Annotation:
A computed fold for a 431-nucleotide RNA from a Myxococcota bacterium, annotated as Bacterial RNase P class A. The coordinates come from a structure-prediction model, not an experiment, and the mean pLDDT is 77. Lineage of the source: Bacteria > Pseudomonadati > Myxococcota. RNAcentral holds the sequence, with entries from ENA.

[in-house]
């Protein structure tokens, strides 16, 4: 220069007019008028987590719900933070991880697939060697009794017979015998190529995000942790580092157990609830409606300075309801507060000295306009710095300047958002 990574700030200044909301003081005076002095954020946001502080339940044990969820530590707490472990992603600098259990149980995986889990037969594979591109061909081995031989000589046939038998001849069937000739797990069929059925298999091909370890040698008809040797994973038993998480080495057991628990569950451990419209306190006026007093011995008005009188005459006062309502005041802002040095610690943090005072409205204030100044961005000029690519810089012009706003208070998280700084990673691209 480009392209990212990680940090730690900022959130435009001063002035001059108009303007707003609180406070103090002063004048008039009961809502005005001078004066002084103060007035939003890194997020105030979302109200998503954890605390304070309030009212309310509350003997204690369980059930239901609900968070949490690797180790240590940090904290008032925290699902939050810091330092680590293990996984995982990146060339990196470096980021991400809701990171018990799936070998207790139920349950669930679109399409695609023969089968989605004590799985599954769709294609292949169900003698072996050799030689050949391949069709095939030799050879060996195993099995099988079709042919064939050899034995058995029965039924049965002919001859003789003294009717007991013999002599000849002789099936079917047994037993053997692998020469010939089929066949390679069993049966069937056949044109003898082969082909169907009934089984075997998880080597190999297909499907799928996932197909029940992997590599080879052994075995098998063919396969197959079936068996071995190695290498994974798990379990289990010990040794060494580490506070632990885990590392790291070694016996042992063929156990190989798919995956989702931000699906029910199981397992550990937490957990009362509602919020400041929490909650204390003071407290109204009308209408209306009760109750008392009062009816000619007259409440009360009027004329009157006052009292007699006169005249008028059922409304007047008082108390409780309305309503602890409206409304006011407190809580409110001094806090687990902020900075500054220091010491402990890698770190979050903590100690301990010093400094500082920093918005409290309640329909709810904190704004606007103007000049100058800074800033960025571009543009044109002009003088440098560099071997150069490029860099700063001075003048002058145009133009820009985000998110967004307290409402009992704090700790996080998350989200919106503007520009510039450091520090550090990679570049095939310019020099």
């Nucleotide at each position: 220069c480009g392209a990212g990574a990680g940090g730690a700030a900022c959130a435009g200044g001063c002035a001059a007019u108009c303007g707003c909301c609180g406070g103090c003081g002063g004048c008039c005076u009961u809502g005005g008028c001078c004066g002084c002095g103060g007035g939003a954020g890194g997020a105030a946001a979302g109200u998503c987590c954890g605390a304070g502080c309030u009212c309310c339940a509350c003997a204690g044990g369980g059930c239901a719900g609900g968070g949490u969820g690797c180790c240590g530590g940090g904290u008032a707490a925290c699902u939050c933070c810091c330092g680590g472990u293990c996984g995982g992603g990146g060339c990196g600098a470096c980021c991400c991880g809701g990171a018990g259990g799936a070998a207790a149980g139920u349950g669930c995986a679109a399409c695609a697939g023969a089968g989605a889990g004590u799985a599954g037969a769709c294609c292949g594979c169900c003698a072996c060697g050799c030689g050949g591109a391949g069709a095939c061909g030799c050879g060996u081995u195993c099995a099988c009794a079709c042919c064939g031989c050899g034995c058995u000589g029965u039924a049965c046939c002919g001859a003789c017979u003294u009717c007991g038998g013999c002599c000849g001849g002789g099936a079917a069937g047994g037993c053997g015998c692998a020469g010939g000739g089929u066949g390679a797990g069993g049966g069937g069929c056949u044109u003898c190529g082969g082909c169907c059925u009934c089984g075997g298999u998880a080597a190999g091909g297909g499907u799928g995000a996932a197909a029940g370890g992997g590599u080879g040698c052994g075995g098998c008809a063919a396969g197959a942790g079936c068996g071995c040797a190695c290498c994974g994973g798990c379990g289990u038993c010990c040794c060494c580092g580490g506070u632990a998480a885990c590392g790291g080495g070694g016996g042992c057991g063929g156990c190989c157990a798919g995956g989702c628990a931000a699906a029910c569950c199981c397992c550990a451990u937490c957990c009362g609830g509602a919020g400041c419209a929490a909650g204390a306190c003071c407290g109204a006026a009308c209408a209306g409606g009760g109750g008392a007093u009062g009816a000619u011995u007259g409440a009360g008005g009027g004329c009157g300075g006052c009292c007699c009188g006169c005249c008028c005459g059922a409304g007047a006062u008082c108390c409780c309801c309305g309503g602890g309502u409206a409304g006011g005041u407190c809580g409110c802002u001094a806090g687990a507060g902020g900075u500054u040095g220091u010491c402990g610690g890698c770190a979050a943090c903590g100690g301990c000295a010093g400094c500082c005072g920093u918005a409290g409205a309640u329909g709810a204030a904190u704004g606007a306009u103007u000049g100058c100044c800074a800033c960025c961005u571009u543009c044109g000029c002009g003088a440098g710095g560099g071997c150069g690519a490029c860099c700063g810089c001075g003048c002058g012009g145009a133009g820009g300047g985000a998110c967004a706003g307290g409402a009992c208070u704090c700790g996080g998280c998350u989200u919106a958002c503007g520009g510039g700084c450091c520090u550090c990673u990679c570049g095939a691209g310019c020099c």